The RNA shown here (SAM riboswitch aptamer (S box leader)) has 118 nucleotides and comes from an uncultured Rubrobacteraceae bacterium. The sequence was found by an Rfam model in a public genome assembly. The coordinates come from a structure-prediction model, not an experiment, and the mean pLDDT is 84.
RNA sequence: CUCGCAUCGAGAGCGGUGGAGGGAACUGGCCCCGAGAAACCGCGGCAACCGGCGGAGACUUCUCUUCGCGAGGUGCCAAGUCCAGCGGGACGGCCAUUACCGUCCCGGAAGAUGUGGG
Numbered sequence: 001c002u003c004g005c006a007u008c009g010a011g012a013g014c015g016g017u018g019g020a021g022g023g024a025a026c027u028g029g030c031c032c033c034g035a036g037a038a039a040c041c042g043c044g045g046c047a048a049c050c051g052g053c054g055g056a057g058a059c060u061u062c063u064c065u066u067c068g069c070g071a072g073g074u075g076c077c078a079a080g081u082c083c084a085g086c087g088g089g090a091c092g093g094c095c096a097u098u099a100c101c102g103u104c105c106c107g108g109a110a111g112a113u114g115u116g117g118g
Stems, first nucleotide, its partner, number of pairs: 001118008013043005021032003026085004044077003049073002052069007081110001086107008
């Protein structure tokens, strides 16, 4: 870098250095930020994907499922993955159809994290 699988409305911040940006990319929106952005460092915390330990169950076996403990390897610590963009639907606005607008729902795409493969 790429492919498969799982998850993504929960949760968890202080200090130092730094000095103007940041919220993945593009567009639009909405936010954060000199009362100090990004990045780096220290400490703290959250969570439980992988690994570990233990219980239960399934299977002829390999093995799988599930529950608990714990915290070794990752990850994460503003806002739903901040929201939308593509497709479909519900309701409302217009006397009414199409269209358009608004609110909401489902799916997709993209992305993030973990894990396995190339």